This is a predicted structure of a 71-nucleotide RNA (transfer RNA) from a Minisyncoccota bacterium. The source organism's lineage runs through Bacteria, Bacillati and Minisyncoccota. The sequence is in RNAcentral, with records from ENA.
């Protein structure tokens, strides 16, 4: 150079165009002599710019970062 493929919360995954879900973490309170563990809550996100659309994580195009094949 050309092709695909990924991107969502600190982590790991989910979401038929229709108020972004969940385990782990923190953090907060029960419980407990104390810790752990149990219970019960709070926090915290769609890579970036455009288009379509009554509405975009979704569909389009471009660009960025990671992966992988060509050459």
């Nucleotide at each position: 150079c050309c092709c695909c493929c990924u991107a969502u919360a600190a982590c790991u995954u989910a979401a038929u165009g229709g108020u972004a879900a969940a385990g782990u973490a923190a953090c907060u309170g029960c419980c407990u002599c104390u810790u752990a563990a149990g219970c019960a809550g709070u926090c915290u996100a769609u890579c970036u710019a455009g288009g379509u659309u009554c509405g975009a994580u979704u569909c389009c195009u471009a660009g960025u970062g990671g992966g992988g094949g060509g050459a």
Rfam family: tRNA. Gene Ontology term of the family: triplet codon-amino acid adaptor activity. Rfam classes the family as a transfer RNA. The coordinates come from a structure-prediction model, not an experiment, and the mean pLDDT is 80.